[in-house]
Context: one part of a larger RNA
């Protein structure tokens, strides 16, 4: 000198774009962060229509609209956070799987016949403080279970052909065994779904070559082991670093485990154990911010309990749409980078004041005053977006923001460090090895350009210095 997720001191006008718990993977009040589908299903509630009965209170049947606790489907394994653990096929790179998987999506082939038994909701009821649990009875389905069909897949048997990389792989024909399905909407056309199977896309799993930190205060190890030789691979000037963003991995109070599922051994699921916190009628229960905000604590130190789904993206849904602290925005902080401003031109009686003085003067200094202007920023008023893309219409959180126009008025906007040498910049006074300075050399003991103050000067400038770390 450069760099920084910086901090501290003094100072501080505006805008754009970024960035913002590096420490306690410490503990967490509160709210929100994963739902959706009534076009899978039976109910229930509310409002209305029609028919009928009526003791005029209403009841029954049917139908329309809205809502939705439950059954069922898909999602919840993505997205978001953190870096504790991990020196490992964890990651990077290059190969392999003849030992593999793959929901939704795309392109093909084939199919969907006919039955059955339950169960939640609901009603009644029991136990319990609660969390919740139990009993009896009723009911539906794209929930569950047999049967049929079997192009096909899988299993074992035996045969033929081709091939390879060891177990073998692929193709063909044979008889045998096992295995499917679901409906919904619509007046209909049709659409959305369902089962089996082939291929693809994307994703995942496993194996291998090479590369990948520090410590010898861990020193011997080994029998193809070190070296040599042959072959394959790997690089640079030397060194440091990887916050934000992108990819992978790991973790979710600590430890363990499996269930469901295409996918988890699952952050906002389950079970067990442990620590901690909370509720309790003492019998028993509840919880997990390393999601977004926020609180306490730790710390030199790091923000709002904000707005919106308008855009982009995701989940569900035929759709309308709903959900989305992902995301888009706004707020706070000179934390960083970049840009702009704090006025411009003229103005010598070189004013006053300050400082120095050899008392002549010098300097501050065109600086000020004063004159003439300008309007970036600012204030007020008016106007006012792009971002919106779906066939049209409608749809903007940001935001009455940016921009544009008009008016006003120099008005509201400069500091910090340094001046002995290195190193740009000097005098006076005070102090007297004191008080103090200091990055190194070193200053200070009575004329200190080195301490303190003032005048002057130098440097950078909304910053300037100091500290820390790396080069």
């Nucleotide at each position: 000198g450069g760099a920084c997720g910086a901090a501290c001191g003094c100072u501080g006008g505006c805008g754009g774009c970024a960035u913002g718990c590096c420490u306690a993977a410490c503990a967490c009040a509160u709210g929100c962060a994963a739902g959706u589908c009534g076009a899978a299903c039976g109910g229930a509630a509310u409002a209305g229509g029609u028919a009928u009965c009526u003791u005029c209170g209403g009841g029954u049947a049917u139908u329309u609209a809205u809502u939705u606790a439950g059954u069922g489907g898909c999602g919840a394994a993505c997205g978001g956070g953190u870096g504790a653990g991990u020196a490992a096929c964890g990651c990077g790179u290059g190969a392999g799987c003849a030992a593999c998987c793959u929901g939704c999506c795309u392109c093909g082939g084939c199919g969907a016949g006919g039955g059955g038994g339950a169960u939640a909701a609901c009603a009644c009821u029991u136990g319990g403080a609660a969390a919740c649990a139990g009993g009896u009875g009723c009911u539906a389905a794209u929930a569950c279970c047999g049967c049929a069909u079997a192009a096909g897949a899988c299993c074992a048997c035996a045969c033929u052909g081709u091939c390879g990389c060891a177990u073998g792989a692929c193709a063909g024909a044979g008889g045998g065994g096992u295995c499917a399905a679901a409906g919904g909407a619509g007046g209909a056309a049709u659409c959305c779904g369902c089962g089996c199977u082939g291929a693809g896309a994307g994703g995942g799993g496993c194996u291998c070559g090479c590369g990948u930190c520090c410590c010898a205060u861990u020193a011997g190890g080994u029998a193809g082991a070190u070296g040599g030789c042959g072959g394959g691979g790997c690089a640079g000037a030397g060194g440091c670093u990887g916050a934000u963003c992108g990819g992978c991995c790991a973790c979710a109070c600590u430890g363990g485990a499996a269930c469901u599922g295409a996918g988890a051994c699952a952050c906002g699921g389950u079970c067990c154990a442990g620590a901690c916190u909370c509720c309790u009628a003492c019998g028993g229960g509840a919880g997990g911010c390393a999601g977004c905000a926020g609180u306490g604590g730790g710390g030199a130190a790091u923000a709002u309990u904000g707005g919106g789904c308008a855009a982009u993206g995701g989940g569900c849904g035929c759709a309308a749409g709903c959900c989305u602290g992902a995301c888009c925005c706004a707020g706070c902080a000179a934390u960083g980078c970049c840009g702009c401003g704090u006025g411009a031109g003229g103005g010598a009686u070189g004013a006053a004041g300050g400082u120095c003085u050899u008392c002549g003067g010098a300097u501050u200094g065109u600086a000020a005053a004063c004159c003439u202007c300008u309007g970036u920023c600012c204030u007020u008023g008016g106007u006012g977006a792009c971002g919106a893309a779906g066939g049209a219409a409608g749809u903007g959180a940001c935001g009455g923001u940016a921009g544009c126009c008009a008016a006003g008025g120099a008005g509201g906007a400069a500091g910090c460090c340094c001046c002995g040498g290195c190193u740009a910049a000097c005098u006076a006074c005070g102090u007297g090895c004191c008080a103090g300075c200091a990055g190194c050399c070193g200053c200070g003991g009575u004329a200190a350009u080195a301490c303190g103050u003032a005048g002057g000067g130098g440097g950078c400038g909304a910053g300037c210095g100091u500290u820390g770390u790396c080069c």
Source information:
Predicted 3D model of a 471-nucleotide part of an RNA (small-subunit ribosomal RNA, 5' domain) from an uncultured Eubacteriales bacterium. The coordinates come from a structure-prediction model, not an experiment, and the mean pLDDT is 80. Its Rfam family is "Bacterial small subunit ribosomal RNA". Its family is annotated with ribosome and structural constituent of ribosome in the Gene Ontology.